[in-house]
Context: one part of a larger RNA
RNA sequence: GACGAACGCUGGCGGCGUGCUUAACACAUGCAAGUCGAACGAUGAACCGGUUUCGGCCGGGGAUUAGUGGCGAACGGGUGAGUAACACGUGGGCAAUCUGCCCUGCACUUCGGGACAAGCCCUGGAAACGGGGUCUAAUACCGGAUACAACUCUCUUGGGCAUCCUUGGGGGUGGAAAGCUUCGGCGGUGCAGGAUGAGCCCGCGGCCUAUCAGCUUGUUGGUGGGGUGAUGGCCUACCAAGGCGACGACGGGUAGCCGGCCUGAGAGGGCGACCGGCCACACUGGGACUGAGACACGGCCCAGACUCCUACGGGAGGCAGCAGUGGGAAUCUUGCGCAAUGGGCGAAAGCCUGACGCAGCAACGCCGCGUGCGGGAUGACGGCCUUCGGGUUGUAAACCGCUUUCAGUGGGGACGAAAACAGACGGUACCCACAGAAGAAGCCCCGGCCAACUACGUGCCAGCAGCCGCGGUAACACGUAGGGGGCAAGCGUUGUCC
Numbered sequence: 001g002a003c004g005a006a007c008g009c010u011g012g013c014g015g016c017g018u019g020c021u022u023a024a025c026a027c028a029u030g031c032a033a034g035u036c037g038a039a040c041g042a043u044g045a046a047c048c049g050g051u052u053u054c055g056g057c058c059g060g061g062g063a064u065u066a067g068u069g070g071c072g073a074a075c076g077g078g079u080g081a082g083u084a085a086c087a088c089g090u091g092g093g094c095a096a097u098c099u100g101c102c103c104u105g106c107a108c109u110u111c112g113g114g115a116c117a118a119g120c121c122c123u124g125g126a127a128a129c130g131g132g133g134u135c136u137a138a139u140a141c142c143g144g145a146u147a148c149a150a151c152u153c154u155c156u157u158g159g160g161c162a163u164c165c166u167u168g169g170g171g172g173u174g175g176a177a178a179g180c181u182u183c184g185g186c187g188g189u190g191c192a193g194g195a196u197g198a199g200c201c202c203g204c205g206g207c208c209u210a211u212c213a214g215c216u217u218g219u220u221g222g223u224g225g226g227g228u229g230a231u232g233g234c235c236u237a238c239c240a241a242g243g244c245g246a247c248g249a250c251g252g253g254u255a256g257c258c259g260g261c262c263u264g265a266g267a268g269g270g271c272g273a274c275c276g277g278c279c280a281c282a283c284u285g286g287g288a289c290u291g292a293g294a295c296a297c298g299g300c301c302c303a304g305a306c307u308c309c310u311a312c313g314g315g316a317g318g319c320a321g322c323a324g325u326g327g328g329a330a331u332c333u334u335g336c337g338c339a340a341u342g343g344g345c346g347a348a349a350g351c352c353u354g355a356c357g358c359a360g361c362a363a364c365g366c367c368g369c370g371u372g373c374g375g376g377a378u379g380a381c382g383g384c385c386u387u388c389g390g391g392u393u394g395u396a397a398a399c400c401g402c403u404u405u406c407a408g409u410g411g412g413g414a415c416g417a418a419a420a421c422a423g424a425c426g427g428u429a430c431c432c433a434c435a436g437a438a439g440a441a442g443c444c445c446c447g448g449c450c451a452a453c454u455a456c457g458u459g460c461c462a463g464c465a466g467c468c469g470c471g472g473u474a475a476c477a478c479g480u481a482g483g484g485g486g487c488a489a490g491c492g493u494u495g496u497c498c
Base pairs, nucleotide, nucleotide: 001497002496003495005494006493007492008491009490012369013368014367015366016365017364018362019361020327025326026325027324029323030322031321034071035070036069039068040067042065047060048059049058050057051056078281079280080279088205089204090203091202092201093200094199097198098197102194103193104192105191106190107189108188109187110144111143112142113141119134120133121132122131123130124129150173151172152171153170154169155168158165159164179186180185207253208252209251214244215243216242219241220240221239222238223237224236225235226234256278257277258276259275260271261270262269263268283304284303285302286301287300306317307316308315309314333359335358336357337356341355342353343352344351345350372402373401374400375399382393383392384391385390406439408434409433410432411431412430416425442487443486444485445484446483447468448467449466453482454481455480456479457478463470464469
């Protein structure tokens, strides 16, 4: 000097930041991912029209509710456990790859079929959740046709270090689609390309330990095969016997990495909170399913520990999302709003969004401001000291004059919102007026280092202390007082780093 700090004493206002470093400990409650009726069948409220023997009936209308279907749920948000590794950083490579939505171009959008939810009927269970029968729609599902790609056979052009890449033609195999509409549009399929995102590979770089010296059998390489979107010992069979290591293998310990942050003249050292990029994880361990994308925080299955419900047969759960509870030296509100920015769905209106925007709490940090200004000597009173003369507190106070920042009261009152509508913040910021010095100073230190000295008390006691050291009867070092020094809404202490 610094801090995500804590503790002690103290504490006026504002702006901007920051706020579980511990138990990746356990969690009550609420919320954090939905949306589309312009894909589909049901349900059909208000309301409108017609009719009526006033109960109703018919038509329109579409609120609402689950269901089928689509897209999203792999983003966004959290945490740092694990990981010493191609995890990260940096520079390359893929003649070894994929990519929903989006953009560009070309071609197409054809003919059929059978189901399953919801519904209805029956039925099991305390519940969670089911079972059987029957009916039905679709942009759900299945079959056929046609077309490109792809694969294969064959002919052919050019090229490369290359397992190959590439131009054009023919044959065979193969294999697409879906409609809705308010008639404006919105979609669907195939192929080629782009963009974006992702996967894989390689060079180099960054911890401690040799009181770890040898390590290795899918191990190292090859061939055939399997597997993947894709290379590969990724997996498998066989063959060979290799591969790594003092330039530190293997083992042990520690640790997410980086942009950066702190310190320092620099070199360097330390750190990786907040913000941004990447990675990993989601009660613990394992597994796959769906999908363009996951081995998936608020999905599924199995096992385990734990908690809860139960009618004892059986079930339910996962805050390292936002708040909140216990725990802890210590770290906040179970707040407001989708107005803005961004995201999902939708043609749109819009709906959802604890992302986000705000507000609240905390001197936790940084920055700004205030606690008044001028005059005022018989140098008052009081306190303290005294050589008893006086000195000092001290222009300090009183007293006189003035001002009104901030806080307070009253009035006005935004930008943030791009044609219209729409402001949580917020009656906030800001502006005007009013009253009155009125409401606002502490903490540490005073032996040397180190700026600031006397008195009393105490008597190696009580105590102080960062180091040197103080205290045993005159203690500038302990305690108190007066005085002084330093910083100031803070000041000290402790911890850690340079």